The RNA shown here (Bacterial RNase P class A) has 409 nucleotides and comes from Muribaculum sp. It matches the Rfam family "Bacterial RNase P class A". The family's RNA type in Rfam is ribozyme. A source record names the gene rnpB. The RNAcentral record of the sequence draws on ENA and Rfam.
RNA sequence: CGAGCGGGACGGUCGGUCGCUUGUCGACUACGAGAGCGACAAGAGGAAAGUCCGGGCAACAUAGAGCACCAUAGUUCUUAACGGGAACCUAUCGGUGACGGUAGAGUAGCGUGACAGAAAAUAACCGCCGCCGCCUGUUACGGAUUGCAAUAUAUCCGCAGCAUGCGGCGGUAAGGGUGAAAAGGCGAGGCAAGAGCUCACCGGGACCGGCAGUGAUGUCGGUCGCCGCACGCCUUAUGGGUUGCAAGGUCAAGUAUACCGGCAUUUAAGGGUUGCUCGCCCAUUGCCGGGGGGUAGACUGCUCAAGCCGCGUGGCGACAUGCGGAUUAGAUAAAUGACCGACCAUGCAGGCGGCGAGAACAUCGAGUCAACUGCAUGACAUAACCCGGCUUAUAGCCCCGCUCGGCUU
Repeated sequence: CGAGCGGGACGGUCGGUCGCUUGUCGACUACGAGAGCGACAAGAGGAAAGUCCGGGCAACAUAGAGCACCAUAGUUCUUAACGGGAACCUAUCGGUGACGGUAGAGUAGCGUGACAGAAAAUAACCGCCGCCGCCUGUUACGGAUUGCAAUAUAUCCGCAGCAUGCGGCGGUAAGGGUGAAAAGGCGAGGCAAGAGCUCACCGGGACCGGCAGUGAUGUCGGUCGCCGCACGCCUUAUGGGUUGCAAGGUCAAGUAUACCGGCAUUUAAGGGUUGCUCGCCCAUUGCCGGGGGGUAGACUGCUCAAGCCGCGUGGCGACAUGCGGAUUAGAUAAAUGACCGACCAUGCAGGCGGCGAGAACAUCGAGUCAACUGCAUGACAUAACCCGGCUUAUAGCCCCGCUCGGCUU
């Protein structure tokens, strides 16, 4: 210098004009409040996002136990809690490397494994081997016929063996090259042919013991020939009550109205008192007043929180702890924006000039740096009760540590 790996920080700045939300003050007003007006102050993020986990908080539910359902699953630690995080372990994949990705409770039992392939698990389609039967051929032997003679081997028959083929029964996992996956690998012995059938070596597993480690686990020694993979069901352990600030609480206009009181009403009907009439009481209807629940709306919950920043201490680390410090966003259809100017960053183009391999020694010149000029771009995204995480998006830029390659000294 180039190409990368891991981690951390920032993520536009300043000014002007107009505007938005909240708060305080002022003027207006007899006083108070609200609206409007004026001044001043404050006003989004690293993810405010997705709403995926955990917790706080709130309402409701809740004797105890079991089942079901859901989630999680190497070990140790961390935390308020977590399915998060840290360090480590085992297997495996990618990279020369820094490093990164994936998987990881148990296996007693059960199920499934497309296509291809003989076969997807106590595999027999082909092949290999044994036995039996049949056909054909052949050889040896025996017999018969013909013949003088069949040791002239011409014809026929019988029996036995061998070989090829076909069929049947059985043995066999060495060979076949399909598949994501093929019965641990390899050599020797063994066998009718074969096979962990037996043995040596290698790989894996289970059990026992020693050592190291908190542990997962590693390592050493011994024993057992114990030896397919994937997924699911299942089993075990641990955790989980439900709903979310539109939770919940307070006040409460208008309208209708339970209930209560007062006045009036019947020229309509009624009930009680009574033998009947009046009267009285109840009821009806209307008006006025009170009144509870409750709608719109207002207030609250609401922003100080297991939170943040700095330094020290302990720890490999996540984290813990001590001291110090900072802290006016709270909208509710939802406030941070728009325009202009200057700057900053990046990209592209031009570019006085500088450097310059090389060719050359007059100069030419690939390329590179870059004042300056012009144009373009400035991402992802906008709080909605709060906090801890995770995941995803993100122009550009800075810092720290490390790896590989080249050059120079």